[in-house]
Context: one part of a larger RNA
RNA sequence: CGCAGGAGAUUUGAGGAGCCUCGACUUUAGUACGAGAGGACCGAGUUGACCGGACCGACGGUGUAUCUGUUGUCACGCCAGUGGCAUCGCAGAGUAGCCAUGUCCGGAAAGGAUAAGCGCUGAAAGCAUCUAAGCACGAAACCUACUCCAAGAUCAGAUCUCCCCGGGGGGUAACCCCCAUGAAGACUCGUAGUAGACUACUACGUUGAUAGGACCACGGUGUAAGCGUAGUAAUACGUUCAGCCAACGGUUACUAAUAAGUCGUUCGA
Repeated sequence: CGCAGGAGAUUUGAGGAGCCUCGACUUUAGUACGAGAGGACCGAGUUGACCGGACCGACGGUGUAUCUGUUGUCACGCCAGUGGCAUCGCAGAGUAGCCAUGUCCGGAAAGGAUAAGCGCUGAAAGCAUCUAAGCACGAAACCUACUCCAAGAUCAGAUCUCCCCGGGGGGUAACCCCCAUGAAGACUCGUAGUAGACUACUACGUUGAUAGGACCACGGUGUAAGCGUAGUAAUACGUUCAGCCAACGGUUACUAAUAAGUCGUUCGA
C1' cells in the first nucleotide's frame, strides 16, 4: 500500500515445512519342518540404542550481586569489629535462572493408490496363458494420517461483536472549499517481563499488585556482634537452629506507572 467504511476478537486451510531409524529379549515353541544336526514364518508382550521436542519436581552442574572459613598486606587513631587489593585472593557450601549427564514424551497405529512380485477368471490361439476386456493382493518409497507455519491463497476467504445519521458554498460531473463534529479503536508516554540486539511481542497503568520498597513464608549459609562464664592464652561454652541473605512465592498502594498529546470520522464508488 492492497484486501471498496472503520475497528476488536475468533477461525477455515489452498499451500509449505517437519517427522519417517535400528536392535535385543520373552512367549507362541524346541512347535511347523527335518533321518538327525538344527530350527522358523505369522502373532503377542517387554526392554533398549540413536535422533528430536519439552521441562527443572527429583538427580547432577553452573551460579564473579548469597552465607561461611582463612592467608598476606593496606586503611578506618589503637583493641575489638569491618572494608579494599591479591585469578571471585584461596577454600567450603549454595536460591532463582540457564543447563544435561537428569526427567517426560515422540519417531505409533491405520487408510488409499501402487513397484518388483504372487494370483483369479479369461480369450486372441477349441489347449495353455496373471492380461488383451475384467478382478483380487503386494514395500521404510508416493498420497493421507501426526506436529508446526499459513488468506499478499491480489481467487486477498469465514464467523461474532463494536462505532459513526450536521449545515453551507462552488462545479455538467468526478470532486473541491468553509463551519461544526473527532466515534469504536489505535498509538505516543510510563511501570515491567513469560519477550527481547533494536524493533516487535506480552502484562499492567490508581476502577491499579506492573516494578521497587516494606512485611511474612520458603530456601541458602551455619550458631553474628556485644556481653557473661572458664582458661595465663590460643580458644571453648551460654545468650543463639543465631545473625546475615540474590534473582523465587504471598501480602501490602509507602514510591513510581501522573498529567497530557497524536492518529482515526460523519453510513461507506
The part of an RNA shown here (large-subunit ribosomal RNA, domain VI) has 269 nucleotides and comes from Kapaibacterium sp. (SeqCode). RNAcentral holds the full RNA, with entries from ENA. Taxonomically the source falls in Kapaibacterium (SeqCode) (Bacteria, Pseudomonadati, Bacteroidota, Eximiradiales). Its mean pLDDT, the model's own confidence on a scale to 100, is 88. Its Rfam family is "Bacterial large subunit ribosomal RNA".